[in-house]
Molecule: transfer RNA
Organism: Candidatus Woesearchaeota archaeon
RNA sequence: ACGGCUGUCGUCUAGUGGUAGGACGGCACCCUCCCAAGGUGCAGGCCCGGGUUCGAAUCCCGGCAGCCGUA
Numbered sequence: 001a002c003g004g005c006u007g008u009c010g011u012c013u014a015g016u017g018g019u020a021g022g023a024c025g026g027c028a029c030c031c032u033c034c035c036a037a038g039g040u041g042c043a044g045g046c047c048c049g050g051g052u053u054c055g056a057a058u059c060c061c062g063g064c065a066g067c068c069g070u071a
Base pairs, nucleotide, nucleotide: 001070002069003068004067005066006065007064010024011023012022013021018054026042027041028040029039030038047063048062049061050060051059
């Protein structure tokens, strides 16, 4: 330099055009003499910009980052 793959809460991950979900973690409450465990609830996310579409995490284009390959 070129090609391929990947990018979703703090972390891991599901979601192939129609309400963004789960686990762990965090916070609050319940439980307990206290702690742990357990129960209930809450907050928190689609890498960035543009396009297509009634509607985009999803399709298209361009970037950025990571990984792999060729040289």